[in-house]
RNA sequence: UGGGAGAUCGUCUAAUGGUAGGACGCACGGCUCUGAACCGUGUAAUCUAGGUCCGAAUCCUAGUCUCCCAG
Numbered sequence: 001u002g003g004g005a006g007a008u009c010g011u012c013u014a015a016u017g018g019u020a021g022g023a024c025g026c027a028c029g030g031c032u033c034u035g036a037a038c039c040g041u042g043u044a045a046u047c048u049a050g051g052u053c054c055g056a057a058u059c060c061u062a063g064u065c066u067c068c069c070a071g
Stems, first nucleotide, its partner, number of pairs: 001070007010024004018054001025043006047063005
């Protein structure tokens, strides 16, 4: 430099263009003599800027960063 892939709660991971969900973690509560385990509730996210669309995590364009391949 060229080509390809990727970016979503604190972490990991889903989501036919139609309410952004689950697990772990964390907080609170239940249970327990106490704790662990278990159960319930809550917490919190779409890389950035535009475009298309009634509606965008998803489609299009540009950019940033990461990984892979070639040189």

Transfer RNA from a Candidatus Giovannonibacteria bacterium, 71 nucleotides, folded computationally. The coordinates come from a structure-prediction model, not an experiment, and the mean pLDDT is 80. Its Rfam family is "tRNA".